RNA sequence: AGCUGGCUGGGCAAUCGCCGCUGUUGCUUCUUGAAGUAGCGGGGGAGGAAAGUCCGGGCUCCAUAGGGCAGAGUGCCAGGUAAUGCCUGGGGGGUGUAAACCCACGGAAAGUGCAGCAGAAAGGAUACCGCCUUUAAGCUUUCGGGCCUAAGGGUAAGGGUGAAAAGGUGCGGUAAGAGCGCACCGCGCAGUUGGUAACAACUGUGGCGAUGGUAAACCCCACUCGGAGCAAGACCAAAUAGGAAUCCUGAGCUGCGGCCCGCAGUGGAUUCGGGUAGGUUGCUUGAGGUGCUUGGUGACAAGUACCCUAGAUGAAUGAUUGUCCUAGACAAAACCCGGCUUAUAGGCCAGCUUAU
Numbered sequence: 001a002g003c004u005g006g007c008u009g010g011g012c013a014a015u016c017g018c019c020g021c022u023g024u025u026g027c028u029u030c031u032u033g034a035a036g037u038a039g040c041g042g043g044g045g046a047g048g049a050a051a052g053u054c055c056g057g058g059c060u061c062c063a064u065a066g067g068g069c070a071g072a073g074u075g076c077c078a079g080g081u082a083a084u085g086c087c088u089g090g091g092g093g094g095u096g097u098a099a100a101c102c103c104a105c106g107g108a109a110a111g112u113g114c115a116g117c118a119g120a121a122a123g124g125a126u127a128c129c130g131c132c133u134u135u136a137a138g139c140u141u142u143c144g145g146g147c148c149u150a151a152g153g154g155u156a157a158g159g160g161u162g163a164a165a166a167g168g169u170g171c172g173g174u175a176a177g178a179g180c181g182c183a184c185c186g187c188g189c190a191g192u193u194g195g196u197a198a199c200a201a202c203u204g205u206g207g208c209g210a211u212g213g214u215a216a217a218c219c220c221c222a223c224u225c226g227g228a229g230c231a232a233g234a235c236c237a238a239a240u241a242g243g244a245a246u247c248c249u250g251a252g253c254u255g256c257g258g259c260c261c262g263c264a265g266u267g268g269a270u271u272c273g274g275g276u277a278g279g280u281u282g283c284u285u286g287a288g289g290u291g292c293u294u295g296g297u298g299a300c301a302a303g304u305a306c307c308c309u310a311g312a313u314g315a316a317u318g319a320u321u322g323u324c325c326u327a328g329a330c331a332a333a334a335c336c337c338g339g340c341u342u343a344u345a346g347g348c349c350a351g352c353u354u355a356u
Stems, first nucleotide, its partner, number of pairs: 001353008010324007018045002021042010047330001051341002054339005059229004071225005076090005091105001092103004106220002111218002113214002128159002130155007138147003167185006186208001187206008233281004243272006252266005288307008325328001
């Protein structure tokens, strides 16, 4: 100067409050051992991310014979786990002097599509300059040839364009060139060896227009996935309106009308069920934590001892004062866990790398 892993996240004291728990005393209620309420005492009260709600599970309800289509996701190998898209170890590729870090890392020899600008040509492509050669016209000559123009042919070495130009480097070879030939490297195919595997090493073989790139483009292959979520769900249960059953009355009232008849509408009591407000529950003891031992490279697992650590529902965890210092960042539970991602002032510890 860096890299990796881990810890911490203002301390102490006093006073007054807020939300649960618990002990005790008094009062009230009834179903007589519970509930409510008041006083006093004791003890507890946000995070490493409580966040984003992006994955995976538990739990709950609904749906579900089996299979398929569609849709979404994942994608090297092995292991861990309740499970995962997470973690650990390994393989391959890339970056860095290094410690280390990063990777959506199946298929482009099934099909379709796409590729701006530049360039001759961008996929079964092509020849602008150049190089070589043939023919013809011209110029020149020291008569060997040389120069130049046009047309035809060969070439893909060199130049130029581009992110990318059809294996690379070298030697031979050739009119000039070219895997045309050879050596090494790369690539394809086959085999052997090592490894659980991904894969690696070696040997042989093919001159290599086979098989360019792109699949977080369509697509193909393999695997996974039912839906909704604690406002899930369960229980208790006012008032008002409506419903059902039984009983009572057979009258009254209202409208039409001048009156009668007539027609239409409307009751009272009890019980029951659904259900709203409201209340109770779900609710925090759990794939829990800490220490030690054992197994494992590790993630992790097993055994053992100890510990209990918020549970609200308009929703608490605050305010004031004193004091100390390095002057306090990001941010606050809401059914619960395991991950990922993002935010984070300052401080501490361990290991490692490079330079001097």